[in-house]
RNA sequence: UAAUAUAUCCGGCAAACUUUUCCGAAAGGAAAGGGCGCAAAGCCACGGGCCUAAAAGGUUAUUGAUUUUCCUUAUGGCAGCCGGGUUGCCUUA
Numbered sequence: 001u002a003a004u005a006u007a008u009c010c011g012g013c014a015a016a017c018u019u020u021u022c023c024g025a026a027a028g029g030a031a032a033g034g035g036c037g038c039a040a041a042g043c044c045a046c047g048g049g050c051c052u053a054a055a056a057g058g059u060u061a062u063u064g065a066u067u068u069u070c071c072u073u074a075u076g077g078c079a080g081c082c083g084g085g086u087u088g089c090c091u092u093a
Base pairs, nucleotide, nucleotide: 004093005092012038013037017033018032019031020030022029023028036080042086043085044084046083047082048081049078050077051076056072057071058070061067
């Protein structure tokens, strides 16, 4: 210096849930509390996968108009789904 394993120190992050005149159509996100867990559960939507469907298209019912049911679809999202990229902590073998 690099790789593997997962011993150790100081620590780190923060699931569900609760709160908010919060953002958003929703999924989800932000802040505070909280702690399920995580050796990258730091960061990045590149690949796969998953979630949502505002707008658009089709469609059901009804109608003077409206309104309404269902389906398709990401340009929206998930990094704590996996892979990948990248950065970092410790120093027992």
A computed fold for a 93-nucleotide RNA from a Peptococcaceae bacterium, annotated as c-di-GMP-I riboswitch aptamer. The organism belongs to Peptococcaceae, within Bacteria. The sequence was found by an Rfam model in a public genome assembly. Model confidence (mean pLDDT): 80 of 100.